Context: one part of a larger RNA
RNA sequence: CUGGGCGUAAAGGGCGCGUAGGCGGCUUGGUAAGUAGGGGGUGAAAUCUCACGGCUCAACUGUGAGGCUGCCUUCUAGACUGCCGGGCUUGAGCACAGUAGAGGCUGGUGGAAUUCCCGGUGUAGCGGUGGAAUGCGUAGAGAUCGGGAAGAACAUCUGUGGCGAAGGCGGCCAGCUGGGCUGUUGCUGACGCUGAUGCGCGACAGCGUGGGGAGCAAACAGGAUUAGAUACCCUGGUAGUCCACGCCGUAAACGAUGGGUACUAGGCGUCGGGGGGAGCGACCCUCUCGGUGCCGUCGCUAACGCAAUAAGUACCCCGCCUGGGGAGUACGGUCGCAAGACUGAAACUC
Numbered sequence: 001c002u003g004g005g006c007g008u009a010a011a012g013g014g015c016g017c018g019u020a021g022g023c024g025g026c027u028u029g030g031u032a033a034g035u036a037g038g039g040g041g042u043g044a045a046a047u048c049u050c051a052c053g054g055c056u057c058a059a060c061u062g063u064g065a066g067g068c069u070g071c072c073u074u075c076u077a078g079a080c081u082g083c084c085g086g087g088c089u090u091g092a093g094c095a096c097a098g099u100a101g102a103g104g105c106u107g108g109u110g111g112a113a114u115u116c117c118c119g120g121u122g123u124a125g126c127g128g129u130g131g132a133a134u135g136c137g138u139a140g141a142g143a144u145c146g147g148g149a150a151g152a153a154c155a156u157c158u159g160u161g162g163c164g165a166a167g168g169c170g171g172c173c174a175g176c177u178g179g180g181c182u183g184u185u186g187c188u189g190a191c192g193c194u195g196a197u198g199c200g201c202g203a204c205a206g207c208g209u210g211g212g213g214a215g216c217a218a219a220c221a222g223g224a225u226u227a228g229a230u231a232c233c234c235u236g237g238u239a240g241u242c243c244a245c246g247c248c249g250u251a252a253a254c255g256a257u258g259g260g261u262a263c264u265a266g267g268c269g270u271c272g273g274g275g276g277g278a279g280c281g282a283c284c285c286u287c288u289c290g291g292u293g294c295c296g297u298c299g300c301u302a303a304c305g306c307a308a309u310a311a312g313u314a315c316c317c318c319g320c321c322u323g324g325g326g327a328g329u330a331c332g333g334u335c336g337c338a339a340g341a342c343u344g345a346a347a348c349u350c
Stems, first nucleotide, its partner, number of pairs: 003322004007304002012318001014201004021194003025088007033081002035077008048066007091191001092188003095184005103177007110154001114150008125136002162169002206247006215241002220236004258317006266295012299306002323350003332343004
């Protein structure tokens, strides 16, 4: 000496459920597998180390000693780990009483807007731009009023607000349904944490079959701009966007920060619950639990910054990194209808 790391330098799996495995609260009895100490056996020779010799030296080699870090066996110890048994309640779960919420699924329903259709009034423009033109309009547009149809999205409320594991979730009503939080400490009695493989969920785009299609709009067409303009701007416009079912399985899937537990100054907001004080009170003061933000001490950090929602101090488990390019490529395999996804090199080169 017996790796160092992962917010931004390479590196946290997109997210969950969970198998094997790893790890595991307080207390007590037993056991003696691990562990520790003593004894015995073995650990061939050569090799290795040390000492002293032999070849003129050395390599090489002889003799002696040590070592061979190991295995087997026996005795002892009984703290710690394991195993077997008993007990406990603080971890975990359950029950009961409350409570907030765009959590999910299904059905119904509302108004504003948009487009289209019909009708009335009415006449020459409308639209669009930096300026125009394409386009629409005397077959009556645009404007305005009345009626009707359709699809999609839900202004204000809306908030460094809420809910969800993540993706994500927003009009209103009902049904079905998941999770959380608080309170009482009644019940079980370590039932826990993590999680390779596996299984499930997973924005957008895309794919398959069938529907739907108002607005928007890849592709495409036209008008402009320009040296050109396969763009930016304008007029149109199809897939798609929407629904049902089935695929795909990716992302700057981001907090670029895996999960769990414990501990470590404070201050100010905000959301949900509970207790106390005061009070007419929803206001106010205060304590507490759970979320979500800002600032900040110690500490940490290359710095930026983080700072009880840690990037601090520790422990447990998983994933991942190991110079740039080649390359997330090739090949092989698995999956997929396909697009492609996952796994994932090397030569060469700097």
Background: This is a predicted structure of a 350-nucleotide part of an RNA (small-subunit ribosomal RNA, central domain) from a metagenome. The RNAcentral record of the full RNA draws on SILVA. The coordinates come from a structure-prediction model, not an experiment, and the mean pLDDT is 89. Its Rfam family is "Bacterial small subunit ribosomal RNA".